Background:
Predicted 3D model of a 73-nucleotide RNA (transfer RNA) from Paenibacillus oenotherae. The coordinates come from a structure-prediction model, not an experiment, and the mean pLDDT is 80. The organism belongs to Paenibacillus, within Bacteria. The sequence was found in a public genome assembly. It matches the Rfam family "tRNA". Its family is annotated with triplet codon-amino acid adaptor activity in the Gene Ontology.

């Protein structure tokens, strides 16, 4: 340098055009308990790596850039 794949809450991780973006862990509050732990309930937290395009509508499709990984030279 060419090609391919990946990039989503604090961490892990699903979804592949209709998203007020799931779930687990973590975190906060409450219940229970003499207290702690465990358990249960509720809640917060991502506008989706950056930018642009297509579309009524994009996390999802397309282009480009960045980063990482793999592969070829």
């Nucleotide at each position: 340098g060419g090609c391919g794949c990946a990039u989503u809450u604090g961490g892990c991780a699903a979804g592949u055009g209709g998203c007020u973006a799931a779930g687990c862990c973590u975190c906060a509050a409450g219940a229970c308990u003499u207290u702690c732990a465990a358990u249960c309930u509720u809640g917060g937290a991502a506008c989706g790596g950056a930018g642009g395009g297509u579309u009524c509508g994009a996390u999802u499709c397309c282009c480009c850039c960045a980063u990482g990984c793999g592969u070829c030279a």